[in-house]
RNA sequence: GUUCGAAAAAGGCAAACCACCCGAAAGGGUGGAACGCAACGCCACCGGUCUGACUCUCCAGGGUACUGGGACUGGGUACGGUAGGCAGGGCUGCCUGG
Repeated sequence: GUUCGAAAAAGGCAAACCACCCGAAAGGGUGGAACGCAACGCCACCGGUCUGACUCUCCAGGGUACUGGGACUGGGUACGGUAGGCAGGGCUGCCUGG
């Protein structure tokens, strides 16, 4: 230096839940709280997956560009999420019984 590993030591992170805030939602942030975590540090590159605002599917008009209306029932849909509810990948990193 690299790789494996988490027995020890020093530390670190912080699930569920609660309060407040942001968001259409999924979800996220802050504080408390600890289920756990050897990357449970960072990155949305790839696949998967969650949500479905906008938009399309409906009706009328039309110069076929669009305009107005309707529904939020269903379906499609990411430019929104998910890195501890996934998997691969990239970057960085503490310790050393082996």
Predicted 3D model of a 98-nucleotide RNA (c-di-GMP-I riboswitch aptamer) from a Desulfobacterales bacterium.
The model forms 100% of the base pairs in the Rfam consensus.
Rfam family: c-di-GMP-I riboswitch aptamer. Rfam links the family to the GO term cyclic-di-GMP binding.